[in-house]
Molecule: Bacterial RNase P class A
Organism: Micrococcales bacterium
């Protein structure tokens, strides 16, 4: 100094001026109301609703099916399909990033075309041996063979060797893979290394599909108060020989029960709670590779309901452009000041919180890897 890779912060300040919105205090009215002061008052993703919860209801959430969801080993967590280390395989010089990561020997199923033949497969060129014919070039037809050469993404182990008429794991050495034993390391998935065996029956499971764990339903429009209105009628089936219910489907067990279904028709939408003190936040310290977690100490940060935080002005600050300069250096380049002009994104709470995903102007930090020069 240039080229990446990974982490983690920011998300405009400040002052005056007008306006908001719930609390808290004061003060007038003492039903409403209204005026003053006073702290606060949108996000890093508030967005998708993709996953887990807290919470609320439904007597228990009871067995089992289906169904559905995850898929390496070990940790965090409330939990999760998340996160963190690690292992294994693939990428990259490298920091480092990916991985629908069990199982193809339970079974089904697919590998198009090409090619002789694509799973327990094949003989198209081709090599060898016999017969017979021959124009003497070769050609019929038996038989063995799969090393060679071709097709293909993949052709039923690789090299070199014996061996044969020619080959061939026939058989021999070393390799790869497969299985068995075994020592050594790791919690552990898996590493390292020995020995022994046949000789090798591919790939897909992100194809059904097996295996292993995990899983009741519905949601703040959950729900509870409280105030107020009203109007029934009809069919059809039941009252303990049980209609009907009992919240995805189905079965079985348990329970509740005098009304239940459907058609017609009338009344209500009001007011409050849930509603913010949380698996909360910030600082330090131990502890752990790390996620994270213990201890201590401060802090309290919106709660709207047709839905609040916003306009104007000023100064500075950040980002580019352009234009003068300065100081350091051989240079590159870095550092600085003046002046002008221009921008500022994705985007808005509605019960909360713990992920993931997707958008995003521009900065700022730190670590690490590669290249080049230079001392």
């Nucleotide at each position: 100094u240039g080229a990446g890779u990974c982490g983690g912060c920011c998300a405009g300040a400040c002052g005056g001026u007008c306006g908001c919105g719930g609390c808290g205090g004061c003060g007038g009215g003492c039903a409403c109301c209204c005026g003053c002061c006073g702290a606060c008052g949108a996000g890093g993703a508030a967005c998708g609703u993709c996953c887990g919860g807290g919470c609320u209801c439904c007597a228990c959430a009871g067995g089992g099916c289906a169904a559905g969801g995850u898929g390496g080993u070990g940790g965090c967590u409330a939990a999760c399909g998340g996160c963190c280390a690690c292992c294994c395989g693939g990428g990259g010089c490298g920091a480092c990033c990916c991985g629908c990561g069990g199982g193809a020997c339970a079974g089904u199923g697919c590998c198009a075309c090409a090619g002789a033949g694509a799973u327990c497969a094949g003989a198209c060129c081709g090599c060898c041996g016999g017969u017979c014919u021959u124009g003497c070039g070769a050609g019929a037809c038996c038989g063995g063979u799969a090393a060679g050469g071709g097709u293909g993404a993949a052709a039923c182990g690789g090299u070199g060797g014996u061996g044969u008429a020619a080959g061939a794991g026939a058989c021999c050495a070393c390799c790869a893979g497969c299985g068995g034993c075994c020592u050594g390391g790791g919690u552990g998935a898996c590493c390292a290394g020995g020995c022994c065996g046949g000789c090798u029956a591919g790939g897909u499971a992100a194809a059904c599909c097996c295996c292993a764990c995990c899983c009741g339903g519905a949601g703040c429009a959950a729900g509870c108060u409280c105030a107020g209105a009203c109007a029934g009628u009809g069919u059809g089936c039941g009252u303990u020989c049980g209609a009907g219910g009992g919240c995805g489907g189905c079965c079985c067990g348990c329970c509740c029960g005098a009304g239940c279904a459907c058609a017609c028709g009338g009344g209500u939408a009001g007011a409050g709670c849930g509603c913010u003190c949380g698996a909360g936040g910030c600082u330090g310290u131990c502890g752990g590779c790390a996620a994270c977690g213990g201890c201590a100490g401060c802090c309290c940060u919106a709660g709207a309901u047709g839905g609040a935080u916003g306009g104007c002005c000023g100064u500075c600050g950040c980002u580019c452009c352009c234009g003068c300069g300065g100081c350091a250096g051989c240079a590159a380049u870095g550092c600085u000041g003046c002046g002008g002009g221009a921008g500022a994104a994705c985007a808005g709470a509605a019960c909360c919180c713990g992920g993931c995903g997707u958008a995003c102007c521009g900065g700022c930090c730190g670590a690490c890897u590669c290249a080049u020069c230079c001392a």